The part of an RNA shown here (small-subunit ribosomal RNA, 3' major domain) has 461 nucleotides and comes from a soil metagenome. Its Rfam family is "Bacterial small subunit ribosomal RNA". Its family is annotated with ribosome and structural constituent of ribosome in the Gene Ontology. The RNAcentral record of the full RNA draws on SILVA. The coordinates come from a structure-prediction model, not an experiment, and the mean pLDDT is 85.
Context: one part of a larger RNA
RNA sequence: UGACGGGGGCCCGCACAAGCAGCGGAGCGUGUGGUUUAAUUCGAUGCAACGCGAAGAACCUUACCAGGGCUUGACAUCUGCCUUAUAUCCAGGGAAACCUGGUGCCCGCAAGGGGUGGUGGACAGGUGCUGCAUGGCUGUCGUCAGCUCGUGCCGUGAGGUGUUGGGUUAAGUCCCGCAACGAGCGCAACCCCCGGGGCCAGUUAAUUUCCUGGCCCGACAGCCGGGACCAACCCGGAGGAAGGUGGGGAUGACGUCAAGUCAGCACGGCCCUUACGUCCUGGGCCACACACACGCUACAAUGGCCGGUACAGCGGGCGUAGCGAAGCCGCGAGGCGGAGCGAAUCUCUGCUAAGCCGGCCCCAGUUCGGAUCGGGGGCUGCAACCCGCCCCCGUGAAGUCGGAGUUGCUAGUUUCCGCGGGUCAGCACACCGCGGUGAAUACGUUCCCGGGCCUUGUACA
Numbered sequence: 001u002g003a004c005g006g007g008g009g010c011c012c013g014c015a016c017a018a019g020c021a022g023c024g025g026a027g028c029g030u031g032u033g034g035u036u037u038a039a040u041u042c043g044a045u046g047c048a049a050c051g052c053g054a055a056g057a058a059c060c061u062u063a064c065c066a067g068g069g070c071u072u073g074a075c076a077u078c079u080g081c082c083u084u085a086u087a088u089c090c091a092g093g094g095a096a097a098c099c100u101g102g103u104g105c106c107c108g109c110a111a112g113g114g115g116u117g118g119u120g121g122a123c124a125g126g127u128g129c130u131g132c133a134u135g136g137c138u139g140u141c142g143u144c145a146g147c148u149c150g151u152g153c154c155g156u157g158a159g160g161u162g163u164u165g166g167g168u169u170a171a172g173u174c175c176c177g178c179a180a181c182g183a184g185c186g187c188a189a190c191c192c193c194c195g196g197g198g199c200c201a202g203u204u205a206a207u208u209u210c211c212u213g214g215c216c217c218g219a220c221a222g223c224c225g226g227g228a229c230c231a232a233c234c235c236g237g238a239g240g241a242a243g244g245u246g247g248g249g250a251u252g253a254c255g256u257c258a259a260g261u262c263a264g265c266a267c268g269g270c271c272c273u274u275a276c277g278u279c280c281u282g283g284g285c286c287a288c289a290c291a292c293a294c295g296c297u298a299c300a301a302u303g304g305c306c307g308g309u310a311c312a313g314c315g316g317g318c319g320u321a322g323c324g325a326a327g328c329c330g331c332g333a334g335g336c337g338g339a340g341c342g343a344a345u346c347u348c349u350g351c352u353a354a355g356c357c358g359g360c361c362c363c364a365g366u367u368c369g370g371a372u373c374g375g376g377g378g379c380u381g382c383a384a385c386c387c388g389c390c391c392c393c394g395u396g397a398a399g400u401c402g403g404a405g406u407u408g409c410u411a412g413u414u415u416c417c418g419c420g421g422g423u424c425a426g427c428a429c430a431c432c433g434c435g436g437u438g439a440a441u442a443c444g445u446u447c448c449c450g451g452g453c454c455u456u457g458u459a460c461a
Stems, first nucleotide, its partner, number of pairs: 001461002003458003007455007015445002019409005026297008034288002042053002064283007073123001077122006084115001089102005105114003125272002128270003134266002136261003139257001141255001146185006152161003165176003191249004196217007220243001223237005299402001303361007315348003322341002327336003368399001373394007416436006
């Protein structure tokens, strides 16, 4: 000087408390451990691994396993010699890859050249190892209020001072004081979205509200009262769409964890080169006595079912084939159909569901719940056996609110409800967004967790 303390003081944070909804019990989905396996590829492992890399494992992907092939190689550049077209096509073998045989150019009169193939040589190739050799990127403490520098001053020195102190703030924010005076990276502001208004343009029959885009105004403790050192600032009020950083986002200081990633990429070193490279068929990554994590659906009557009826927002959509209307068929998944639309125009989508109105159920493992299984069917795709999604009929399991414990959230938040998108041929209970409905509670900071400042102890660095 730091770090640490079941030392002290001051102060924060959904940290506790107050409150609401959950998880932990059930069934199922996904991830992980374990076990199994020819293989169940690899990585991630307290917070900060475990719906994580996966924003899509039937083949492909694929890195794993078995078997069958190839070696100058699936891919790049150069070169000696040879060959003449190669790709292709045909025949045979084969599960395919591939092998065997045959066929087989362009320019040029020619020489030769281009290109391809064969052979040889340089080389390619490796998701093989090392994230304790690295770059880059990322997580985390933490949106926490901190981390430093120049000069001066103090100290033999490490170092201190400044940055401590008194106030104040969300903030090292600002004020006052002070051997310090200044400055930098952070904070804040400048950027984007939402909330009020004006103008312009588009849109429209119509400066007609709205809607879309743009420019500008608007909030600054500006005004009033009180407190304060009459400083910073704090409390109350007015006006206002909005107050005391209005709400949200982007933005992550010096650094910490030899944190994570050699499998995104790059890269040092090491290792394999008829194979640790490469191609193919099939299998596996989907195993299942278990254990954990995150979810979905429930256990019902503020509910289930049936009929009627209302109101969104964000988005997506083809020229390497998309979004697909009306109409018709089918109980339905879906099929036929093809209008319109490169889209404020058409369409997904009459966009919604919870909601509202009416009816049935009458507390029962039930008209709750839907697992599981049987049968039939639809769609995508070369192909749904391993191993896809959906529909219909039948079957109807556990489950009657969950131990210890544990998670989220302070407002348009939590909860509940549906909708869109990326990935994608197909496949979403995940993820990223969107709107609808719309709460309860916060006395307080003793305690648990994390953090900031000052101080104290220390046999730790």